A computed fold for a 79-nucleotide RNA from a Syntrophomonadaceae bacterium, annotated as c-di-GMP-I riboswitch aptamer.
It matches the Rfam family "c-di-GMP-I riboswitch aptamer". Rfam links the family to the GO term cyclic-di-GMP binding.
Its mean pLDDT, the model's own confidence on a scale to 100, is 82.
The source organism's lineage runs through Bacteria, Bacillota, Clostridia, Eubacteriales and Syntrophomonadaceae.
RNA sequence: AAACGUUAAAAACAAACCGAUCGAAAGGUCAGGCAGCAAAGCUAAAGGGCCUUAAUUUAAAGUCAGCCUUGCCGCCGAA
Numbered sequence: 001a002a003a004c005g006u007u008a009a010a011a012a013c014a015a016a017c018c019g020a021u022c023g024a025a026a027g028g029u030c031a032g033g034c035a036g037c038a039a040a041g042c043u044a045a046a047g048g049g050c051c052u053u054a055a056u057u058u059a060a061a062g063u064c065a066g067c068c069u070u071g072c073c074g075c076c077g078a079a
Stems, first nucleotide, its partner, number of pairs: 004077002013036001017032001019030004041072002046069003049064001051062003
């Protein structure tokens, strides 16, 4: 350094739920919360897939990265 992934340590994030707010909705944001997570970091202008239907009238638009695969970056070092 790479592979590997939890032995330990130090960190990070924060499901459900609750309050406020945006949205037609799926859902997002902020605050609380802490089930979990070796990427639960980033990317929806990488691919697949799920979910929503106000406008639209045969056109589409939006959402999910904590659905999977890919790509990029990253802590530690027991075996």